[in-house]
Context: one part of a larger RNA
RNA sequence: GGAUGAACGCUAGCGGCAGGCCUAACACAUGCAAGUCGAGGGGCAGCGGGGAAAAGCUUGCUUUUCCGCCGGCGACCGGCGCACGGGUGCGCAACGCGUAUACAAUCUGCCCCCUACUGCGGGAUAGCCCAGAGAAAUUUGGAUUAACACCGCAUGGUACCGUAUCCCCGCAUGGGGUUUACGGUUAAAGGUCACGGUAGGGGAUGAGUAUGCGUCCCAUUAGCUUGAUGGCGGGGUAACGGCCCACCAUGGCGACGAUGGGUAGGGGCCCUGAGAGGGGGAUCCCCCACACUGGUACUGAGACACGGACCAGACUCCUACGGGAGGCAGCAGUGAGGAAUAUUGGACAAUGGGCGGGAGCCUGAUCCAGCCAUGCCGCGUGCGGGAAGAAGGCCCUAUGGGUCGUAAACCGCUUUUAUACGGGAAGAAACCACCCUACGUGUAGGGUACUGACGGUACCGUAAGAAUAAGGACCGGCUAACUCCGUGCCAGCAGCCGCGGUAAUACGGAGGGUCCGAGCGUUAUCC
Numbered sequence: 001g002g003a004u005g006a007a008c009g010c011u012a013g014c015g016g017c018a019g020g021c022c023u024a025a026c027a028c029a030u031g032c033a034a035g036u037c038g039a040g041g042g043g044c045a046g047c048g049g050g051g052a053a054a055a056g057c058u059u060g061c062u063u064u065u066c067c068g069c070c071g072g073c074g075a076c077c078g079g080c081g082c083a084c085g086g087g088u089g090c091g092c093a094a095c096g097c098g099u100a101u102a103c104a105a106u107c108u109g110c111c112c113c114c115u116a117c118u119g120c121g122g123g124a125u126a127g128c129c130c131a132g133a134g135a136a137a138u139u140u141g142g143a144u145u146a147a148c149a150c151c152g153c154a155u156g157g158u159a160c161c162g163u164a165u166c167c168c169c170g171c172a173u174g175g176g177g178u179u180u181a182c183g184g185u186u187a188a189a190g191g192u193c194a195c196g197g198u199a200g201g202g203g204a205u206g207a208g209u210a211u212g213c214g215u216c217c218c219a220u221u222a223g224c225u226u227g228a229u230g231g232c233g234g235g236g237u238a239a240c241g242g243c244c245c246a247c248c249a250u251g252g253c254g255a256c257g258a259u260g261g262g263u264a265g266g267g268g269c270c271c272u273g274a275g276a277g278g279g280g281g282a283u284c285c286c287c288c289a290c291a292c293u294g295g296u297a298c299u300g301a302g303a304c305a306c307g308g309a310c311c312a313g314a315c316u317c318c319u320a321c322g323g324g325a326g327g328c329a330g331c332a333g334u335g336a337g338g339a340a341u342a343u344u345g346g347a348c349a350a351u352g353g354g355c356g357g358g359a360g361c362c363u364g365a366u367c368c369a370g371c372c373a374u375g376c377c378g379c380g381u382g383c384g385g386g387a388a389g390a391a392g393g394c395c396c397u398a399u400g401g402g403u404c405g406u407a408a409a410c411c412g413c414u415u416u417u418a419u420a421c422g423g424g425a426a427g428a429a430a431c432c433a434c435c436c437u438a439c440g441u442g443u444a445g446g447g448u449a450c451u452g453a454c455g456g457u458a459c460c461g462u463a464a465g466a467a468u469a470a471g472g473a474c475c476g477g478c479u480a481a482c483u484c485c486g487u488g489c490c491a492g493c494a495g496c497c498g499c500g501g502u503a504a505u506a507c508g509g510a511g512g513g514u515c516c517g518a519g520c521g522u523u524a525u526c527c
Base pairs, nucleotide, nucleotide: 001527002526003525004524006523007522008521009520010519013379014378015377016376017375018374019372020371021337026335027334028333030332031331032330035080036079037078040077041076043073044072047071048070049069050067051066052065053064054063055062056061087290088289089288096215097214098213099212100211101210102209103208106207107206111203112202113201114200115199116198117197118196119153120152121151122150129142130141131140132139133138160183164179166177167176168175169174190195216262217261218260223253224252225251228250229249230248231247233245234244235243265287266286267285268284269280270279271278272277292313293312294311295310296309315326316325317324318323343369345368346367347366351365352363353362354361355360382413383412384411385410392404393403394402395401396400419463420462421461422460423459427454433448434447435446436445437444438443471516472515473514474513475512476497477496478495482511483510484509485508486507492499493498
C1' cells in the first nucleotide's frame, strides 16, 4: 500500500447493487417449511344444490326425515411424490475431492423411440357399524365391504437358467449372433379422456464400482499388519471384489516416510503479488459428509431416509403415576455464548419442483419487501455576484498590521434529494375459454379475452423554497499540514525513532492548516 462475512469509537442526508452467527454440530416456546389424485376404490362426516314425503300456517316460506342424484369432499383403502428442493461443516488425510480413463463386472422410477401382449378366476382387509380398555397417546375384539390393493391359473418372448449344435469377433478372463429342444416367470382396469398396465430392446438422464496422476503439519512417532496378502469353494450384491464365511498357503506395507499423532470437508474460486509464489476456502456453482448421540434394518427405481420406523442413551415436556410425547445444522423467532451478525413480513405474479387428463392444489425452493454505512458504486448538503476586506476570535506589534475571509450578511439564480398533490409502468406470456388456419383427426400455428406479491413501487408531471442534510483523523521526522497559551520527567503522548525536568511546532486547550469525506479513525487478521 492492498484486502476482510469484520468489530469498536465519533459522526451520519439519499439511492442502486451485494452481503449479514466467523463463536456453542449449544438448548429451543410458537407458527409455517410436502403434498396431491374423486378421471383407481368403498363411500358421504361437514358445506352447497336438487328431488320426495310429513308437519306448521305467514300460502310460500320454515322445520323434520329420506335419497351420494349433482357440485364437491373430512377421514379411510390405493397410486405417485416424500431419496428432490432447503440447512450445516460434525466427522473424514480418504479413490473423500480434482483431473483423465475403464466396466467384456453394473443398475436406472418418471421422460422419448420400437416390438408384442393386456385372457380367466379367488380370498381378504381398512373404513363405516357394534361392544370394550385407557387420563391421554392410542388401542382390543365382533360382524360386514370395494379397488388400478393382494393372490392363483392360462398364454408369450428377442428376457433368465440348464444342455446340445453352428458361425463371427476380441481386450486375458471372454463377447456377440443364429438354429433346435426342455423348464420357470408378468399382465389392474376404466370407460371415452385415449390415459394406463406387462414383457423385451434401444436412447436420454442419474447413480455405483475400479484405475493413473495431484492433494497439510510432526521423525522429539520407525517399524506396521492376522481378514492381514493371496488361492480353492461357497454366501451375498444391480455389479466385480475378503464385501462376508469355511479351508489352504505365508504373505502384504515401509526412510521415494509405512504405522501413529495433530489439524482439516475438497474443488471451481477469493485476497495479495510484475511474476514465481504466499495466504484463504464466507456469499455463488459442483462433489462429499451429517441431521440430538449410538446402532439397525424396512419400504422403494433410488434411502440405510433432516421435518419416516425400531432399539438403546442423555435431555426436555405431559400424566389420573399405569404410561406417553419430542428433536430448527428448513424460514422466521427465543435463550445462552460472544467484540459481533437481521423480520415470529408478503406472494405463488414470474422461474423451478411434486401430484393431477385438466381446472387446480401444495411449495419459508424461489421471487419480493423489512432491518443494518457491513462493503462497492452513484448523488446531494447549493451556484454566481459580493470589501465596510465589517464585527468577533486568534497571531504579531514599530500601534499599525496579518489571518479566519468571499468567509458571513446582502443581491440574483437554480431545485437533484427530501416534502405535498396528481398520473403511473415494464416484468405477462401462457395455461384455461372461444374462434380461425394447416391437416396426417390430434397435433402444430395464429387471433381474441383473462392473470402482478413487489406496488400506487420505478418513472413522469405540477407547487413552493436554499429551503431538509458534515463530519472524522492528523499537523516533530518517516508524512501532506504551525503558531499561542497552560503544564514543568508531573499530567500525559507514542506505529518506530522518541517527546515532557520553565521559552514543548511531539502532552492538554485554542486559532490556523492538511488529508479524506457520509464517512473518518482504532483494533484484529492475510499478502
Predicted 3D model of a 527-nucleotide part of an RNA (small-subunit ribosomal RNA, 5' domain) from Euzebyella saccharophila.
The organism belongs to Euzebyella, within Bacteria.
The coordinates come from a structure-prediction model, not an experiment, and the mean pLDDT is 83.